Notes: This is a predicted structure of a 99-nucleotide RNA (c-di-GMP-I riboswitch aptamer) from a Thiotrichales bacterium. The sequence was found by an Rfam model in a public genome assembly. The organism belongs to Thiotrichales, within Bacteria.
RNA sequence: UAUUUGUUGUGCCAAACUUGUUGUGAAGCAAGGACGGAAAGCCAAGGGUCUUAGACGGGGAACAGUUUCGUUACUCUUCUAAGAUAGCCGGUUGCCAAA
Numbered sequence: 001u002a003u004u005u006g007u008u009g010u011g012c013c014a015a016a017c018u019u020g021u022u023g024u025g026a027a028g029c030a031a032g033g034a035c036g037g038a039a040a041g042c043c044a045a046g047g048g049u050c051u052u053a054g055a056c057g058g059g060g061a062a063c064a065g066u067u068u069c070g071u072u073a074c075u076c077u078u079c080u081a082a083g084a085u086a087g088c089c090g091g092u093u094g095c096c097a098a099a
Stems, first nucleotide, its partner, number of pairs: 003099004012037002017032006035087001041092003046089002048085008057076003061072003
């Protein structure tokens, strides 16, 4: 120096939840709090998941009408756009110890 591994810790980070606050929302921030973490440091370019708006199509509901044609909101898939998530995968840098 490179690769592999994780066995130290009065140090580091902090899930759920609660309170406050920002946002339409996913979520973010601050305080409390610890489920966990050896990259739970950094990165939203790629995959995944989630949110919002729009479009096509499907579904049943309500209303109206009836030979046919409708309207409204809801919901599901797909696509497009803009976002969220790094504690989903991924990328990248690095401490300690051992081999």
The coordinates come from a structure-prediction model, not an experiment, and the mean pLDDT is 80.